[in-house]
The RNA shown here (Bacterial RNase P class A) has 346 nucleotides and comes from uncultured Haliea sp. It was read from a public genome assembly, where an Rfam model found it. The source organism's lineage runs through Bacteria, Pseudomonadati, Pseudomonadota, Gammaproteobacteria and Haliea. Rfam family: Bacterial RNase P class A. Rfam classes the family as a ribozyme. Model confidence (mean pLDDT): 76 of 100.
RNA sequence: CGAGUCGGUCAGGCGAUCGCUUCUGGUUUCGGCCAGGGGAGGAAAGUCCGGGCUCCACAGGGCAGGGUGCCAGGUAACGCCUGGGGGGCGCGAGCCUACGGAAAGUGCAACAGAAAGGAUACCGCCCGGCGCAAGUCGGGUAAGGGUGAAAAGGUGCGGUAAGAGCGCACCGCGCGGCUGGUAACAGGCGUGGCGAUGGUAAACCCCACUCGGAGCAAGACCAAAUAGGAAUCCGUAUGCUGCGGCCCGCAGUGGAUUCGGGUAGGUCGCUACAGGCCGGCGGCGACGCCGGUCGCAGAUGAAUGAUCGUCCACGACAGAACCCGGCUUAUCGACCGACUCAUUUA
Numbered sequence: 001c002g003a004g005u006c007g008g009u010c011a012g013g014c015g016a017u018c019g020c021u022u023c024u025g026g027u028u029u030c031g032g033c034c035a036g037g038g039g040a041g042g043a044a045a046g047u048c049c050g051g052g053c054u055c056c057a058c059a060g061g062g063c064a065g066g067g068u069g070c071c072a073g074g075u076a077a078c079g080c081c082u083g084g085g086g087g088g089c090g091c092g093a094g095c096c097u098a099c100g101g102a103a104a105g106u107g108c109a110a111c112a113g114a115a116a117g118g119a120u121a122c123c124g125c126c127c128g129g130c131g132c133a134a135g136u137c138g139g140g141u142a143a144g145g146g147u148g149a150a151a152a153g154g155u156g157c158g159g160u161a162a163g164a165g166c167g168c169a170c171c172g173c174g175c176g177g178c179u180g181g182u183a184a185c186a187g188g189c190g191u192g193g194c195g196a197u198g199g200u201a202a203a204c205c206c207c208a209c210u211c212g213g214a215g216c217a218a219g220a221c222c223a224a225a226u227a228g229g230a231a232u233c234c235g236u237a238u239g240c241u242g243c244g245g246c247c248c249g250c251a252g253u254g255g256a257u258u259c260g261g262g263u264a265g266g267u268c269g270c271u272a273c274a275g276g277c278c279g280g281c282g283g284c285g286a287c288g289c290c291g292g293u294c295g296c297a298g299a300u301g302a303a304u305g306a307u308c309g310u311c312c313a314c315g316a317c318a319g320a321a322c323c324c325g326g327c328u329u330a331u332c333g334a335c336c337g338a339c340u341c342a343u344u345u346a
Stems, first nucleotide, its partner, number of pairs: 002341009012311007020039008041317001045328002048326005053215004065211005070084005085099001086097004100206002105204002107200002122145002124141007153171006172194001173192004178187003219268004229259006239253005273295001275294008312315001
């Protein structure tokens, strides 16, 4: 210098003017006004997991149903994270991985193919009979060819009429010890010729662990009426109330007090926290403990905006609505750190 891997940070800057929202202080003629402070994100998103919080349900156990699925740890918890093991990819840094059980049972496998699982022989190969020959009949075989995603261990040597775990060596597989490791697992040793055990469980299923339901429009409080309810007392029809004063007329059936529910509306829940930053200690790490320091949106028709100037590399995806931990998805670019490979030079 080129190509790449992993981790992290930022997300146009500065200034002026006019607004919006909230808090604190002052002032007020209670309408506001003035001053000062705060005011979106790394994903605020999708709402896919987990938890806090709230209400409902709940003795205990089981069934059904859902989820998770190598091991160990972290955590409030998780399907997340960290470390490790097995497998796959890459020269490498590194990346990916639903990775329990197919010798409990059931199911499935299009087409091709002889045969798709207690299977089978199309072409071959070998032996025998017949035949002049081409061939045909009977038997043996599964090494070779062919079909398929997949064909009943693999390679080699021996063996044989040809073949075959038929025999042997190595590899694979099963079983039993041993050694290392918390474990997953790894490595030896012994043993079984392997018709014992083909594949498929994001097919049913089995095993282990785990899960109550609904969600801030949760829920709590205050509480209007010419709405409606209950109790007590008073009145009781030639009465009483309304139709603006009176009469007629018309309509209705009363009044007072107390209580509870509750609509509109309002208040709380609401943001201080499994909180951010710095340092120390423990741990490979996720993370934990201790000390210091900071206060950092809280709206409810719902604020966080607009205009102008200037600079540059010309600015992406995108907008809180109870909160938090994750995952996933979207994203113009800029920068920092650790590392790998290749070439050249020293």